[in-house]
């Protein structure tokens, strides 16, 4: 430089042009599991297991089409192959 894939919450990924969801993780509740403290209980607190809810997004960037765009079109950043 040709060419081909990939860009969406921290991370890793879905999503048929029609409400942007999932898991992991983060914060909260609740449970459990073993500790701490304490004479015991209870209050606090650490760890685990499960469940629940939450926060969290200019769908790399800038235009276009379209009633409506992560999805289609044009341009252009950035990442990986491959070819010369």
């Nucleotide at each position: 430089g040709g060419c081909g894939c990939c860009u969406u919450g921290g991370c890793g990924c879905a999503a048929u042009g029609g409400u942007a969801g999932c898991g992991c993780g983060u914060u909260g509740g609740u449970u459990u599991u073993c500790g701490g403290u304490c004479a015991u209980c209870g209050c606090c607190u650490g760890u685990u297991c499960a469940c629940c809810a939450a926060a969290g997004g200019u769908u790399g960037u800038g235009g276009g089409u379209u009633c409506g765009a992560g999805c289609c079109c044009c341009a252009u950043g950035g990442g990986c192959g491959u070819c010369g």
Molecule: transfer RNA
Organism: Amniculicola lignicola CBS 123094